[in-house]
């Protein structure tokens, strides 16, 4: 000092916040959406779903509908 396990924390899984859980990284990564078109890429450029990684509440936000 390098490699590998594990235990503890701890972060991450496309727009918030908390609970459950489930995946994944761990001093640096995990992670940073899809589809299209022109060019080999890599950019640009046009679209399109979504406040969940997932289930549920709550905030926001959009529609429609009652008092």
């Nucleotide at each position: 000092c390098c490699g590998c396990c594990g235990g503890c924390a701890g972060g991450u899984g496309u727009u918030g916040g908390a609970g459950u859980u489930c995946a994944c990284c761990u001093c640096a990564a995990a992670c940073c959406g899809c589809c299209c078109u022109g060019a080999u890429c890599a950019u640009c450029g046009g679209g399109c779903a979504a406040a969940u990684g997932a289930c549920u509440c709550c905030u926001a936000c959009c529609a429609g509908g009652g008092a």
A computed fold for a 67-nucleotide RNA from a Solibacteraceae bacterium, annotated as Fluoride riboswitch aptamer (crcB RNA motif). The sequence was found by an Rfam model in a public genome assembly. The coordinates come from a structure-prediction model, not an experiment, and the mean pLDDT is 75. Its Rfam family is "Fluoride riboswitch aptamer (crcB RNA motif)". Its family is annotated with response to fluoride and positive regulation of gene expression in the Gene Ontology. Taxonomically the source falls in Solibacteraceae (Bacteria, Acidobacteriota, Terriglobia, Bryobacterales).